[in-house]
Context: one part of a larger RNA
RNA sequence: GAACGAAGCAUAUAAGGCGAAAUUCUUCGGGAGGAAGCCGUAUAUGACUUAGUGGCGGACGGGUGAGUAACGCGUGAGUAACCUGCCUUACACAGGGGGACAACAGCUGGAAACGGCUGCUAAUACCGCAUAAGCGCACAGGACCGCAUGGUACGGUGUGAAAAGAUUUAUCGGUGUAAGAUGGACUCGCGUCUGAUUAGUUAGUUGGCGGGGUAACGGCCCACCAAGACAACGAUCAGUAGCCGACUUGAGAGAGUGAUCGGCCACAUUGGGACUGAGACACGGCCCAAACUCCUACGGGAGGCAGCAGUGGGGAAUAUUGCACAAUGGGGGAAACCCUGAUGCAGCGACGCCGCGUGAGCGAAGAAGUAUUUCGGUAUGUAAAGCUCUAUCAGCAAGGAAGAUAAUGACGGUACUUGACUAAGAAGCUCCGGCUAAAUACGUGCCAGCAGCCGCGGUAAUACGUAUGGAGCAAGCGUUAUCC
Repeated sequence: GAACGAAGCAUAUAAGGCGAAAUUCUUCGGGAGGAAGCCGUAUAUGACUUAGUGGCGGACGGGUGAGUAACGCGUGAGUAACCUGCCUUACACAGGGGGACAACAGCUGGAAACGGCUGCUAAUACCGCAUAAGCGCACAGGACCGCAUGGUACGGUGUGAAAAGAUUUAUCGGUGUAAGAUGGACUCGCGUCUGAUUAGUUAGUUGGCGGGGUAACGGCCCACCAAGACAACGAUCAGUAGCCGACUUGAGAGAGUGAUCGGCCACAUUGGGACUGAGACACGGCCCAAACUCCUACGGGAGGCAGCAGUGGGGAAUAUUGCACAAUGGGGGAAACCCUGAUGCAGCGACGCCGCGUGAGCGAAGAAGUAUUUCGGUAUGUAAAGCUCUAUCAGCAAGGAAGAUAAUGACGGUACUUGACUAAGAAGCUCCGGCUAAAUACGUGCCAGCAGCCGCGGUAAUACGUAUGGAGCAAGCGUUAUCC
C1' cells in the first nucleotide's frame, strides 16, 4: 500500500491432475460417467499482514540548571548585512531520455554484532538533455531616491539553473518566481552580584588593505602592513550565580527569592567533530577519544532515564513499574486511521490553602469520682447521668450527569440527588514567673532539671517533675532552620 517492486493470506473465476455412487456399455479383463473434496498454475478482488526502497516527522513536545557575570537575559532600536520546510495569495510551467541500488535469488565470512561477492528489478529514489520569465551571475548604461557603505525600478548583451506522478476522476501532489504569515540569525544604546588583602591587562591582540568562508556583517579565518586596544566611570583576575514575567514581605521606599505556571538561554555520561536537512553541530542520530557497565567462542561487540514509572545509593526528606487517547494539542496520512508517559485522569503524602463535623435543647439529688481545705466547705460543674430532638460527614439502598456538534467518556456508576438508619464511627497539642492570656497542691532540695531574653532550683519553688484546675490554638499543635 492513494510514491514503488515484491512476498504471504483470504475469496472468486478459469485451463489441468487426483477423486464416490447411481446409471450405462461390455469380448466379464474392464471402459464411459462424474458431485463434494484435495493439489497446483494463471487472473481478479481485499476496511487483511508486512521486511525493503521512497516521502514527511525524529530540530516540536518532555527533562534538567552543570556551565555562563555574557548582547546570556530584560528593555528599546537597527539589518542599505540576512535565512525561513509545512501554511496563504498571485503568475507561469510539467517535454523527452538514461543508468543504477535495496528488497529478492545464489554462494560465502563471523560466537555474535554485523557483513562480503555474483546476478535480477521498480519508483514521487538518482542523473543528463530540452524549455523558462519579472530568477541567479558577469559587463556597460542613463533615471529616481536615500541613511555613509548605497537602494529601487528600467531596458541591453553574454551566460546559468526546473519539474513527478498517484487516483475510487472527487482530488492530492510536483517545479520556478514574487509577496505575505510564522519562526529564526546578527548588530547596537541602557540595565544586570561580591572582592583592590586582585592594578595593570592584551600579539589575532587593535586597526587597515586584499582574499577565503558564511544565509549574512565581522580577525570569523588567512597573507601582508601599521602599533594600536582596554583600564580607578574599576580593566584583568578571583569568588558566586542560569536571566526575566513574577513570588514572599512591607503602609511605602525597599529587602529577600527565582519552586509550581509562562518567555528566553544553556545542557543531554565527560571532551571534541562534522554529516543529513528549511532548520541540529541533534536527549532516546553518526564518528573519534576518555571513564564506567554488560556480552564474548578472546578475534571482537553493546550501552547512556537531567523523558514517564520504577531500583540501588546518598540523605533530615519527597509519590504508582496505574488508566486512556474520551477531551485539548502535536506528527504522519487523500481519508479511514495510526503514533503520542505531551496531555487528560486516577493512586500515595494533613505538604499547603479553604470548608465541615466530632452533636443540639432541657437537666441541681449541685450525684459519684478526683483535687483542695481553715474540715464548715470550695472547684471540676449543666459538666455527666437522665429526658426530648436532629443527621452535616462517614456507612447502606435507589436514581444518575455535564464534559461530546450525528457517533466516540479514561475519569466513573464518579460528581450530584433521593430514601431509610444509628448520638452513634470521629480531639489533640502547647503553655500557665515577667515580656504574655492562664495557679494551686505534692515531690525534689544549686540535685534532678528548665531556659527565646531576663533568669528559676541551696526545705514552705505560681519558673524543675507529677496531679488537679486554667489559658490559647485546633485536624492540627509545638520545636528547629530560613525570608521580610
Model confidence (mean pLDDT): 82 of 100. Small-subunit ribosomal RNA, 5' domain from an uncultured bacterium, 484 nucleotides, folded computationally. Rfam family: Bacterial small subunit ribosomal RNA. The full RNA is in RNAcentral, with records from ENA and SILVA.